[in-house]
Context: one part of a larger RNA
RNA sequence: CUGGGCUUAAAGGGCGCGUAGGCGGGCUAUCAAGUCCGGGGUGAAAUCCUCCAGCUCAACUGGAGAACGGCCUCGGAUACUGAUGGUCUCGAGGAGGAUAGGGGCACACGGAACUGUGGGUGGAGCGGUGAAAUGCGUUGAUAUCCAUAGGAACUCCGGUGGCGAAAGCGGUGCGCUGGAUCCUUUCUGACGCUGAGGCGCGAAAGCCAGGGGAGCAAACGGGAUUAGAUACCCCGGUAGUCCUGGCCCUAAACGUUGGGUACUAGGUAGUAGACUAGACAUAGGUUUACUUCCGAAGCAAAAGUGCUAAGUACCCCGCCUGGGGAGUAUGGUCGCAAGGCUGAAACUC
Numbered sequence: 001c002u003g004g005g006c007u008u009a010a011a012g013g014g015c016g017c018g019u020a021g022g023c024g025g026g027c028u029a030u031c032a033a034g035u036c037c038g039g040g041g042u043g044a045a046a047u048c049c050u051c052c053a054g055c056u057c058a059a060c061u062g063g064a065g066a067a068c069g070g071c072c073u074c075g076g077a078u079a080c081u082g083a084u085g086g087u088c089u090c091g092a093g094g095a096g097g098a099u100a101g102g103g104g105c106a107c108a109c110g111g112a113a114c115u116g117u118g119g120g121u122g123g124a125g126c127g128g129u130g131a132a133a134u135g136c137g138u139u140g141a142u143a144u145c146c147a148u149a150g151g152a153a154c155u156c157c158g159g160u161g162g163c164g165a166a167a168g169c170g171g172u173g174c175g176c177u178g179g180a181u182c183c184u185u186u187c188u189g190a191c192g193c194u195g196a197g198g199c200g201c202g203a204a205a206g207c208c209a210g211g212g213g214a215g216c217a218a219a220c221g222g223g224a225u226u227a228g229a230u231a232c233c234c235c236g237g238u239a240g241u242c243c244u245g246g247c248c249c250u251a252a253a254c255g256u257u258g259g260g261u262a263c264u265a266g267g268u269a270g271u272a273g274a275c276u277a278g279a280c281a282u283a284g285g286u287u288u289a290c291u292u293c294c295g296a297a298g299c300a301a302a303a304g305u306g307c308u309a310a311g312u313a314c315c316c317c318g319c320c321u322g323g324g325g326a327g328u329a330u331g332g333u334c335g336c337a338a339g340g341c342u343g344a345a346a347c348u349c
Base pairs, nucleotide, nucleotide: 003321004320005319006318007303008302012317014201015200016199017198021194022193023192025088026087027086028085029084030083031082033081034080035077036076037075038074039073040072041071042070049065050064051063052062053061054060091191092188093187094186095184096183097182098181099180103177104176105175107173108172109171110154114150115149116148117147118146119145120144121143125136126135162169163168206247207246208245209244210243211242215241216240220236221235222234223233258316259315260314261313262312263311266294267293269291270290271289272288273287274286275285276284298305299304322349323348324347331342332341333340334339
């Protein structure tokens, strides 16, 4: 390489948008590039293969044939692929009507708690632990009441509930805004899927500049524990955590399961709709979309999975190829840095 694979053995890109490319619905006409059939030309010799022959045999040599997997050209076929034209509506999109939602951004507001400050009451402890101590307190703490300031987070509702591509999103109101679902005797007419590069988004920590700083809390200081204790426990406490702008670009970024389409038993629960016999209604039935659990067949090494597939198929992308060395070295590239991305070999088992 052919191949075989990627939930857990090595292997799905963190997620999207999208360029090239690859692949692509029904009917129809034309062309004949791919495809198929036939003819012609060419495919030097040697080599290889088959048969025969010559050196005593063989190697070797000679003769004949086959082959030279191919290319060019002429004529023909038109099912499939392709090209061009026409047409259709089931894919896709638009329009109209309705619905749910912590989807996003910005502004304003609210209460509880916490901490500080001021004042009142009060008068000896508080706090903390396994037990203590450090710490706080007669300059009046803890407790309690009132007032005020500040920052951060939003109890209950709350739910294998909802929304989002993922990261993620939860007090209330208003404004702006993205997407989804359902219904329609509405329109366009294949406009689609995927997506190397590329572009954008991307938790936490970290970085730069300017703010902010209640609580918490790396580092750090102290008290304990201990043989020691650079820890676990306790008292403090700075970066940080918060906001604005700009970087960083990683993760057990996980469903450890890429995206799309079609098909393949049932049962059960929830969320958002639509339809329906019936006088009405609890309920029942039908049907979409999403989300759980159990499970037939199948699949799987098993665990398990099972219409949300890891089943049956097709299309496109990414990735793997024994362990260590190593996500290291080197080069390149990005970054302010930290470092990221790309990424070996010797050697060794």
The prediction has a mean pLDDT of 89.
Predicted 3D model of a 349-nucleotide part of an RNA (small-subunit ribosomal RNA, central domain) from an uncultured bacterium.
Its Rfam family is "Bacterial small subunit ribosomal RNA".